[in-house]
Molecule: RNase P RNA; transfer RNA
Organism: Bryobacteraceae bacterium
RNA sequence: GCUGCCGGACGGGCGAUCGCUUCCGGUGACGGGAGAGGAAAGUCCGGUCUCCAAAGAGCGGCGUGCCGGCUAACGGCCGGGAGCUUCGGAAACGGGGCUACGGAAAGUGCAACAGAAAUGAUACCGCCCGGGUGAAAAUCCGGGUAAGGGUGAAAUGGUGCGGUAAGAGCGCACCGCGGUGAGAGUAAUUUCACCGGCAAGGCAAACCCCACGCGGAGCAAGGCCAAAUAGGGGAGGAGGGACUGCUCGUCCCGCUCGACUUCCGGGUAGGCCGCUAGAGCCGUCCAGUAAUGGACGGCCGAGAAGAAUGAUCGCCGCCCCGCAAAGGGCACAGAAACCGGCUUAUAGUCCGGCAGUCCAA
RNA sequence: GUGGGUAUAGCUCAGCUUGGUAGAGCGUCGGAUUGUGGUUCCGAAUGUCGUGGGUUCGAAUCCCACUACCCACCCCA
Repeated sequence: GCUGCCGGACGGGCGAUCGCUUCCGGUGACGGGAGAGGAAAGUCCGGUCUCCAAAGAGCGGCGUGCCGGCUAACGGCCGGGAGCUUCGGAAACGGGGCUACGGAAAGUGCAACAGAAAUGAUACCGCCCGGGUGAAAAUCCGGGUAAGGGUGAAAUGGUGCGGUAAGAGCGCACCGCGGUGAGAGUAAUUUCACCGGCAAGGCAAACCCCACGCGGAGCAAGGCCAAAUAGGGGAGGAGGGACUGCUCGUCCCGCUCGACUUCCGGGUAGGCCGCUAGAGCCGUCCAGUAAUGGACGGCCGAGAAGAAUGAUCGCCGCCCCGCAAAGGGCACAGAAACCGGCUUAUAGUCCGGCAGUCCAA
Repeated sequence: GUGGGUAUAGCUCAGCUUGGUAGAGCGUCGGAUUGUGGUUCCGAAUGUCGUGGGUUCGAAUCCCACUACCCACCCCA
C1' cells in the first nucleotide's frame, strides 16, 4: 500500500437577498435573537407527568431469565463466565465474531413418515448355542446377543485392549457424565483428589416449576374560560361504575320522577394553561478496567395547530457524463408533552483496532 | 397523536389454542344433458399461507423484526 472483519465520528460548507414561525425592544415605521434529526421513523421496551372518589387484598394473568455492576427505570449498557463458530497453528494455545444462556434426576405432554423397535423401547437382516428334518445345500423350533447392516432428525455413553459360544461396562485404561471433599473467586464458574459402571436422550420461542418485577388509562391525559343545540326522541333496562378476568372488601350513581347500554337526531369545529430550563448541553479535573458517578466553570439551542424551519443567486467541496467547456446531481428522511434505550432506513467521506498479503529498508 | 385489529386459491372465509405434507362455498376450465343458452350432474386445475429471520427433526400455527390495510377516540351524554 491492498483486501477482509469489527468499532467510532461526520453526513455538504460559507456569504447575500426575499419570505415563514416564534421571542425581545420600540407609540410606530422598524431593529435584533433563535428556528429539525441521527434516526425527528416503527411505537417495541422503560420512566417523568396527569387523571381514575382509597389507589385495597387473594387467585388468575402478563413480562424478564448465566453472574456481578451501572442506572430514575428497563427486555438497555459495561465487565466477567460458559457454549458455539471462524482464522492461524502439528498440537498446546492465541486472535476475531455470535448467543432468548434458569430448571428436562418435581410432574404432565409431544415426536408425522420411515423403521422390528421412539423412551424406564426393541431381535428385521446378521452373529452364536441347543434340538428336529435332510446325503448335502438348506430349512423349522427354542434361546442368547445391541459388536456389524438397515430406517430415522434422534436407536440408551465414545476409543482401545482384554474377555466370550457370539457378544455386552462383563473387566481394565483414557475421555465424557454424576456425587463428595479441598483450593481459587463476591458470584456465575473453575482446578485438583477420591468415589460411582452409567442410572439421568431431545423439546420449556409446549404446559409447567423456581426466582424477580408489574394497578389501569393515556397530553385527543387533564384543568380553566367561552359558545351552540332539542340536557330531544325510539328500544332495552335492575343493576351500573370505580382495575381488564374471578372472589372478597370499601365507596359512588340508580331501582319506574329510572342509573346504564344502544340506535336516531342535534350542536360546535373557539381561546388559555399543560408546553418545553431539563435524569439538559459544552469544557476541565477526580474516582472507576468500563458502563457510569462526582466537583468546578460556562451556556440557553424550535414550541407550531390546514401545522413555520423555505426559495433564488454567487463561490467552494464531492459524484456522473465529457478531450475540454457547457450540463446534471448531493443518501435516509422531517419535530408535535418530554426524557433514557432498542429496532429499522441511510449515498458518500474520515479515523481507530485486529488478521492476512505485497513492497522497501 | 394514542389505542386496537386484519393479512390463507380470482373473491368471501375455515384451519392457528393442541406444530406433522392446507380445506369449504362462489367463481374458472373440460365433459354430459339440450335444437341453443341457462339450470342440473360428473370431473379437473388453482396457494412463495403479506415479507425476512429465528426456535424445532419439522412452522400457516410458536418467537422477533418489517410492510400494507382497516376501525375507534369532541359536546348534548